[in-house]
RNA sequence: GGGGCUAUAGGGUAGCUUGGUCCAUCCUUUCAGGUUUGGGACCUGAAGACCCCGGUUCAAAUCCGGGUAGCCCCA
Numbered sequence: 001g002g003g004g005c006u007a008u009a010g011g012g013u014a015g016c017u018u019g020g021u022c023c024a025u026c027c028u029u030u031c032a033g034g035u036u037u038g039g040g041a042c043c044u045g046a047a048g049a050c051c052c053c054g055g056u057u058c059a060a061a062u063c064c065g066g067g068u069a070g071c072c073c074c075a
Base pairs, nucleotide, nucleotide: 001074002073003072004071005070006069007068010028011027012026020058029047030046031045032044033043034042051067052066053065054064055063
């Protein structure tokens, strides 16, 4: 210098070549309540995320362009 892959709650993960509505999935975590003499477990509810910028579109996590970071391959 060239190419490929990845980036989503505090930690992980699905959704991405089928763009679609309201609350973006699930596990864990945290908080509140219930249950219990208390704790654990269990049940209910709540909080929290699409790497950044721009474009296309009625509508973008998803499509397009550029960039950043990490990993791998070639030179």